[in-house]
RNA sequence: GGGCCUAUAGCUCAGUGGUAGAGCGCGCGCAUGGCAUGCGCGAUACGGGAGUUCGAUCCUCCCUAGGUCCA
Numbered sequence: 001g002g003g004c005c006u007a008u009a010g011c012u013c014a015g016u017g018g019u020a021g022a023g024c025g026c027g028c029g030c031a032u033g034g035c036a037u038g039c040g041c042g043a044u045a046c047g048g049g050a051g052u053u054c055g056a057u058c059c060u061c062c063c064u065a066g067g068u069c070c071a
Base pairs, nucleotide, nucleotide: 001070002069003068004067005066006065007064010024011023012022013021018054026042027041028040029039030038047063048062049061050060051059
């Protein structure tokens, strides 16, 4: 320098054009004499920019960061 892959919540991951979800974690409440467990409620996220589209986490281009391969 070039090819490919990845980037979604605090962490690990779903989500292939139409309302962003799960588990664990966090906060509050209930239950217990208390802890743990359990149940209910809640907060928190689409790496950045542009384009296509009525509509983009999703498709296209560029950038950034990480991984991998080639030179």

This is a predicted structure of a 71-nucleotide RNA (transfer RNA) from a Patescibacteria group bacterium.
It matches the Rfam family "tRNA". Rfam links the family to the GO term triplet codon-amino acid adaptor activity. The family's RNA type in Rfam is transfer RNA.
Model confidence (mean pLDDT): 81 of 100.
Taxonomically the source falls in Bacteria candidate phyla (Bacteria).